[in-house]
RNA sequence: GGGGGUAUAGCUCAAUGGUAAGGCCUUCGACUGAUGUUCGAGAGGUCUCCGGUUCAAACCCGGGUGUCCCCU
Numbered sequence: 001g002g003g004g005g006u007a008u009a010g011c012u013c014a015a016u017g018g019u020a021a022g023g024c025c026u027u028c029g030a031c032u033g034a035u036g037u038u039c040g041a042g043a044g045g046u047c048u049c050c051g052g053u054u055c056a057a058a059c060c061c062g063g064g065u066g067u068c069c070c071c072u
Stems, first nucleotide, its partner, number of pairs: 001071007010024003018055001026042005048064005
């Protein structure tokens, strides 16, 4: 220099263009003599950035940035 993958909560990981789902962590409650386990209910999201297409974009298109892989 060329090509490809990837970016979603503190961590991890899903999501046919139509209100973003789980697990871990965390908060509260139940249970217990106490702790742990277990169960229940919450909190936590500018879906990496900018622009475009669309009635509607995490998703499609273009361009950046980070990161990983391959070629040279």
This is a predicted structure of a 72-nucleotide RNA (transfer RNA) from Trichonephila inaurata madagascariensis. Its mean pLDDT, the model's own confidence on a scale to 100, is 81. The sequence is in RNAcentral, with records from ENA and Rfam. Rfam family: tRNA. Its family is annotated with triplet codon-amino acid adaptor activity in the Gene Ontology. By type it is a transfer RNA.